[in-house]
RNA sequence: AGAUGUUAAUGGGAAGAGACCGCGUUUUUACUCGGCACCGAAGGGGCAAGGCAAUAAGCUGAAACUCUCAGGUAAAGGAGACCCAUUAAACAGA
Numbered sequence: 001a002g003a004u005g006u007u008a009a010u011g012g013g014a015a016g017a018g019a020c021c022g023c024g025u026u027u028u029u030a031c032u033c034g035g036c037a038c039c040g041a042a043g044g045g046g047c048a049a050g051g052c053a054a055u056a057a058g059c060u061g062a063a064a065c066u067c068u069c070a071g072g073u074a075a076a077g078g079a080g081a082c083c084c085a086u087u088a089a090a091c092a093g094a
Base pairs, nucleotide, nucleotide: 004092005091006090007088008087009086010085011084012083013082018036020035021034022033024031025030037073038072039071043069044067045066046065050060051059052058
């Protein structure tokens, strides 16, 4: 000197599943509460190999897998993992 990686900000893209049932309020297709069904891509929980441990108990251990606690299930809006671009800082660095 330096592709690239990590993080943040900004901009763009970005899926799935009930216009379900009951009571009540209401002008209403909206809302509160309850019920059943369903979805996975915020967040959260679980673990395989491997590692640690004494070849033990146990600990550690990733995901778009899995659970569905939270969240969500007409359109619109909002949220949205993740992807792309730009910028910034620090660290790592072929």